[in-house]
Molecule: small-subunit ribosomal RNA
Organism: Theonella swinhoei
RNA sequence: AGAGUAUGAUACCGGCUCAGGACGAACGCUGGCGGCGUGGAUUAGGCAUGCAAGCCGAACGAGAAUCAUAGCUUCGGUUAUGAGGAAAGUGGCGAAAGGGUGAGUAACGCGUGGGUAAUUUACCUUUGAGACGGGGACAACAACCCGAAAGGGUUGCUAAAACCGGAUACGACUGGCUUUUCACAAGAGAAGCCAGUGAAAGUAUGGCACUUUGGUGCUGUAGCUCAAUGAUAAGCCCGCGUCCUAUUAGCUUGUUGGUAGGGUAAUGGCCUACCAAGGCUACGAUGGGUAGCUGGCCUGAGAGGGUGGUCAGCCACAUUGGGACUGAGACACUGCCCAAACUCCUACGGGAGGCUGCAGUCGAGAAUAUUUCGCAAUGGGGGAAACCCUGACGAUGCGACGCCGCGUGGGGGAUGAAGGCUUUCGAGUUGUAAACCCCUGUGUUAUGGGAAGAAUCGCCAGUUGGCGAUAAACCAACUGGCUUGACGGUACCAUAGUAGAAAGCUCCGGCUAACUACGUGCCAGCAGCUGCGGUAAUACGUAGGGAGCUAGCGUUGUCCGGAUUUACUGGGCGUAAAGGGCGUGUAGGCGGCCGUAUAAGUCAGACGUGAAAUCGCUUGGCUCAACCAAGCAACUGCGUUUGAUACUAUACAGCUUGAGUGUGGAAGAGGAAAGCGGAAUGUACGGUGUAGCGGUGGAAUGUGUAGAUAUCGUAUAGAACAUCUGUGGCGAAGGCGGCUUUCUGGUCCAAUACUGACGCUGAUACGCGAAAGCUAGGGUAGCAAAGAGGAUUAGAUACCCUUGUAGUCCUAGCCGUAAACGAUGGGUACUAAGUGUAGGGGGUAUUGAUUCCCUCUGUGCUGCAGCUAACGCAUUAAGUACCCCGCCUGGGGAUGACGACCGCAAGGUUAAAACUCAAGGUAAUUGACGGGGGGCCGCACAAGCGGUGGAGCAUGUCGCUUAAUUCGAAGCAACGCGAAGAACCUUAUCCAGGGCUUGACAUCGCUAUGACCGCCAUAGAAAUAUGGUUUUCCUUUGGGACAGAGUGACAGGUGCUGCAUGGCUGUCGUCAGCUCGUGUCGUGAGAUGUUGGGUUAAGUCCCGCAACGAGCGCAACCCCUGUUGUUAGUUGCCAUCAGAUAAUGCUGGGGACUCUAACAAGACCGCUGGUGACGAGCCAGAGGAAGGUGGGGAUGACGUCAAGUCCGCAUGGCCCUUAUGCCCUGGGCUGCACACGUGCUACAAUGGUCGGUACAGAGGGUCGCAAAGCCGCGAGGUGGAGCAAAUCCCAAAAAGCCGACCCCAGUUCAGAUUGCAGUCUGCAACUCGACUGCAUGAAGUUGGAAUCGCUAGUAAUCGCGGAUCAGCAGGUCGCGGUGAAUGUGUUCCCGGCCCUUGUACACACCGCCCGUCACGCCAUGGAAGUUGGUAGCAUUCGAAGCCGGUGAGCUAACCCGCAAGGGAGGCAGCCGUCGAAAAUGAGACCGAUGACUGGGGCGAAGUCGUAACAAGGUAGCCGUAGGGGAACCUGCGGCUG
Repeated sequence: AGAGUAUGAUACCGGCUCAGGACGAACGCUGGCGGCGUGGAUUAGGCAUGCAAGCCGAACGAGAAUCAUAGCUUCGGUUAUGAGGAAAGUGGCGAAAGGGUGAGUAACGCGUGGGUAAUUUACCUUUGAGACGGGGACAACAACCCGAAAGGGUUGCUAAAACCGGAUACGACUGGCUUUUCACAAGAGAAGCCAGUGAAAGUAUGGCACUUUGGUGCUGUAGCUCAAUGAUAAGCCCGCGUCCUAUUAGCUUGUUGGUAGGGUAAUGGCCUACCAAGGCUACGAUGGGUAGCUGGCCUGAGAGGGUGGUCAGCCACAUUGGGACUGAGACACUGCCCAAACUCCUACGGGAGGCUGCAGUCGAGAAUAUUUCGCAAUGGGGGAAACCCUGACGAUGCGACGCCGCGUGGGGGAUGAAGGCUUUCGAGUUGUAAACCCCUGUGUUAUGGGAAGAAUCGCCAGUUGGCGAUAAACCAACUGGCUUGACGGUACCAUAGUAGAAAGCUCCGGCUAACUACGUGCCAGCAGCUGCGGUAAUACGUAGGGAGCUAGCGUUGUCCGGAUUUACUGGGCGUAAAGGGCGUGUAGGCGGCCGUAUAAGUCAGACGUGAAAUCGCUUGGCUCAACCAAGCAACUGCGUUUGAUACUAUACAGCUUGAGUGUGGAAGAGGAAAGCGGAAUGUACGGUGUAGCGGUGGAAUGUGUAGAUAUCGUAUAGAACAUCUGUGGCGAAGGCGGCUUUCUGGUCCAAUACUGACGCUGAUACGCGAAAGCUAGGGUAGCAAAGAGGAUUAGAUACCCUUGUAGUCCUAGCCGUAAACGAUGGGUACUAAGUGUAGGGGGUAUUGAUUCCCUCUGUGCUGCAGCUAACGCAUUAAGUACCCCGCCUGGGGAUGACGACCGCAAGGUUAAAACUCAAGGUAAUUGACGGGGGGCCGCACAAGCGGUGGAGCAUGUCGCUUAAUUCGAAGCAACGCGAAGAACCUUAUCCAGGGCUUGACAUCGCUAUGACCGCCAUAGAAAUAUGGUUUUCCUUUGGGACAGAGUGACAGGUGCUGCAUGGCUGUCGUCAGCUCGUGUCGUGAGAUGUUGGGUUAAGUCCCGCAACGAGCGCAACCCCUGUUGUUAGUUGCCAUCAGAUAAUGCUGGGGACUCUAACAAGACCGCUGGUGACGAGCCAGAGGAAGGUGGGGAUGACGUCAAGUCCGCAUGGCCCUUAUGCCCUGGGCUGCACACGUGCUACAAUGGUCGGUACAGAGGGUCGCAAAGCCGCGAGGUGGAGCAAAUCCCAAAAAGCCGACCCCAGUUCAGAUUGCAGUCUGCAACUCGACUGCAUGAAGUUGGAAUCGCUAGUAAUCGCGGAUCAGCAGGUCGCGGUGAAUGUGUUCCCGGCCCUUGUACACACCGCCCGUCACGCCAUGGAAGUUGGUAGCAUUCGAAGCCGGUGAGCUAACCCGCAAGGGAGGCAGCCGUCGAAAAUGAGACCGAUGACUGGGGCGAAGUCGUAACAAGGUAGCCGUAGGGGAACCUGCGGCUG
């Protein structure tokens, strides 16, 4: 610090996901040790048991057990005295701390900083003053009584530091007066005077002295009272900060304030009475939801975000609710009273209880520990102290829950062992890893030693000091001694001895470090995202290997980060999500120039505070570390104070440039109202006139002989205003268009005068706001949703046509939305130019129209810088800046639910969630496609010729059949194709049957044998079997070659996969294309080049050009052919010469000619003319055998079709192995209702038949071609000359030509079919060959829709030859003979090429994609209702309790009184206000559920259509209205996306 995911690829917007860190965690697998931490997050659910708050006898009375002494004794005891001090009681202090939890609380609760002049504070510190003298009770206890118990009652006795009067009063308090100081104020302090009020325990104890032995005095210590003081602790008040929600907008009656009173420690509506009517709120009141707050902790670069467990501070709570008492302090966790729920006891009458203390238990839960030890340390309570208490605390146990540390060994060790895994079979890897050798001893174990933590308090002794009486005692400090350890015989140390106890987990396609084999076969499974798995899975499972971490490793959950993805730091809004439809304007925000003052903001210094811990730095202590400690820094904050005054602010005084007003001009479809006008259209009437009109792609419905349409005239009606008209004008937007008048808003220009910042923006609000629509009343010519009819169509609820109602128009009122768009909020300032246009002004020139120049305002275009993802914007910004408002935060759900507001309604505004997906989108690029455009080509069409499709036959295919009819090929580009030739063989396990198992074939090893082959016989369908016969070679005598037999490795497979492959082939297409290097342009994909203008068969060439070059293709080079020459002359040729024959190159000769076959020449737009801007080229001509590639062939770019072939061959993998291999016999591949393709022969007279006769080329031939001759009607037979071939043979060429017959018929056409007889090949022609002769003589008379080939030596037609082959050709490959017609065009069909355009396609239109319906699943809205919760309101009842009243009952202390008694005061009781819980009622809000119902999402290949994307086949979309199975259609207005 980034990465993956979109797309064919690219850039951007944008989401999702990952890598990091953290945790009070949990789960899975695994687990050696120690240290330090940490551990009920859920049910603030219920709790058995034990413990967690007591202490003081030096405050008081009484005093058990026990012991001692003495007496008595019935020997059991008992009495007295003393010691002793339990349990309980009075009293005092504590119990309000410590410990727990986070339910409640959105609050002065917390944090921070202040205030208290509005307060309290036990114990403690310091200081002052004092403590005089009296009184009466009540517990305990005793007796009696009640009760099951808990407990209680009556009577009687008693002490105090308990209680109560009185005295005293330095202070204090209250009231009044005077003076003074302080304070912003309310007010406060100080001094003085007067009046009033209120204390106490002189108790306990040490020492000394005295003594009447009861006590008294002095003194010390502890205590007591009144004051003051400090400290500590607490109360109250205030500023600021402190979550979400406006689909919560109004809340409030003690409410806000005042006066008086009450109450409190204290202010205050805290409470009461009266008076006033206030108080809070858009800077978010009120309501709802959630939540303890903080220091901190986690994360982050920071700013932030999340969090509040352990530790620390504060708050709140203690089963739930209410209440007070006591006290310095509580409305009190282990106190009290009441109510409620729950649990327990009960004798049923009544009682008891509160673990959110420490352990522990149950429950719920994914989940959280010992019913341990000790007060040794630290701290707390009590006490004078010893001491007691302390589940605070210190320790221990359990848990890998976290952090930190250590170990599981170290060194050597190669034949690179064995085993495993892989393998190209060579080896590689595990791997120095192991074994083995040598060491070490952390640790484990054993034995031994053994801490620190301890300081004390206290006691004893001593020294010094204080008090005191120069004392004792006591107090303080110091010195010495004695005593105290839960952990724990722990940490630690030493010794001994064994490598011995001690390694796992996750991952290995990419992100992301790490790869192979096998199994599986869209199954099983994996998965954080992308995605893997459909027979070769580095993605599943296992194994080997590897990577990472390590006593842990993974998973899950949560938080931050990455995420600049809520953007303060630090984002955006033309098209990606996002500018409000437009204006006016309130609050608010922001605001021109100059000066003075203030100092609120701002800046600087100082001071206070910001608890400690934490974090950081530097050190130190545990062997290190974690951990702990010390110091420093820091805590970015708040407050106080001193200063500064640039900026902001505030106040004051000015200014004119912003803004406005006045004056004079100007333009305009700006608005409202009234009136007027003509054209057109419809209608009515009349005239003329006659058969159609109208309408369409074509029609029909409609209309018309009752006279239409057309035309003329007249009349009438309503609506809209042609031309002018213009990216012209006006308006804020919507919008505004005939003419005139009236009223009226805004804008611009010129010159200046005035005001003096009056400005900009604008939440809420108010107003305006196309079309459609609504209400009421009019109006209605045309147009026209709906509706009707006609067409089209598979259908046509549409497009087209004929009609047609709302509506469109007017008046009044609603509605409030549009693609209300520049998809661009408003304002101000600045930043190159050029050019048009509208309005105004000025200057110059001109007689003038006018021209040119300058300037202001508006409106367009081009374009630089700059900006932008790009497209593009660009002084009318989307540039550079500032101010204000609105809006956005993945897609779908959502044109949306519920709620609220508005509306007559339609509906509008506001606006979620569940659920679901990994996308969604923008711009641009390359392709592909278009029922887009342009250009070009091709037997593509057209023009022609001949066919196919009809018949018969041949052949291939489908199908059917069959025991089998082997397999493959499938639009073009399968179908006379593989197959250049199936009777057996071929041939394929295609079928039936018979056989073989190292095999028909190859190599090797081992064993024994010696032949094998061949021939004969027998059996058999054959393979084969048996028998007979015959029979080796070399040798170093070991053996070897060879052969068959046995055995083992292996052979073999036309078995599968052409979607694992090689090679080869088809096809687009012999189409003209396909690319690269460098450069340039672009962020990039890419572009340029290769486009453009010409031209060509051609990306052929030329010109131009940010391109310049190059490659594969094209062309050429190659072969054949057309002309000529040279050379050569046999087997070819024969003009000339000679010879021979019946005749013939037959012979001698010859090279002239033909020919053969080698080498050359020739053609290149080279020449001429025209044309072309030049040019490339084109046209015409000459010459030439040939003219513009002369003709033909070979040659097939990058690539496409997972095209074809595993059955040509090769080959990975899989499969078979007495069979899917091999051998044999026979059959099948030839089967036949049918369908298709390719051919042959015909249908005849341009013909058929017969006779005669002429002319090729290219081939083949020894397992061969075969002549002559002879035989046969013929196929053929016989024969064998010649020929390994320019010599011989196949071999006759045929159409043609000459002659004759046939005479338009199913024929003298045609020849299928069938019969008979033959020939040939071959072991063998039955299934199933070809041919011959004779006989037979079918369909067929030119072929529907449709469709094929061909542009010249071509089509058509005629025959000949070859391969394959024993035989078999209508197929195929070649060869020559005869030999046309038509076109010189590109509108259309098909295919192709180039440019351009649109695109929502990229598997690329056989694409994509919309909606209804049907089925399944999921979440959700509505719903008659049902049910639960929460908070409030009203009423009823009203516990405990405080307060008030009463108090005839009761009453020790004080007063009066001799007494009785009375009084004061108090208590019980009763009454009242308030009042919790409870009850009732009507509503509110929030859930759960609900027959039925609405839409939504997802789902496999369902159904119906085809709405959108291309002009998507009717351009699309927006708003609105109507209609329709559905997408949708139509009307009106709008937009261009």